RNA sequence: CCUCAACAAAGGCAAACUCACCGAAAGGUGGGGACGCAAAGCCACCGGUCUAAGGGAAUUUUCCUAGGACAGCGGGGUUGCCAGC
Numbered sequence: 001c002c003u004c005a006a007c008a009a010a011g012g013c014a015a016a017c018u019c020a021c022c023g024a025a026a027g028g029u030g031g032g033g034a035c036g037c038a039a040a041g042c043c044a045c046c047g048g049u050c051u052a053a054g055g056g057a058a059u060u061u062u063c064c065u066a067g068g069a070c071a072g073c074g075g076g077g078u079u080g081c082c083a084g085c
Base pairs, nucleotide, nucleotide: 012037013036017032018031019030020029021028022027035072041078042077043076045075046074047073048070049069050068054065055064056063057062058061
C1' cells in the first nucleotide's frame, strides 16, 4: 500500500411520532417511544443542506441575504468499548 474480514461478550446512543418548554423560523431541551447506528461520542475547519426575524431589492406581493441551524449529509480533527492478526 492492496485484498478479504466472521462468530461473540458487556453495554451505549436514539429516527419518526407524541407531551411540555424555548425560538420569527429552521431547529433545540426534557419525558415517553425505537427507525436504525461500530463511533448515530465530541468539534462548525471545508463542502453541502435548511430557515429568513432583521436588512436589501423589486412592488402590494415576490426575490436575495447568516451574525441563525443541521455532527442521524459527506470530508476532516479528536476521544472511546470488545475481539482478532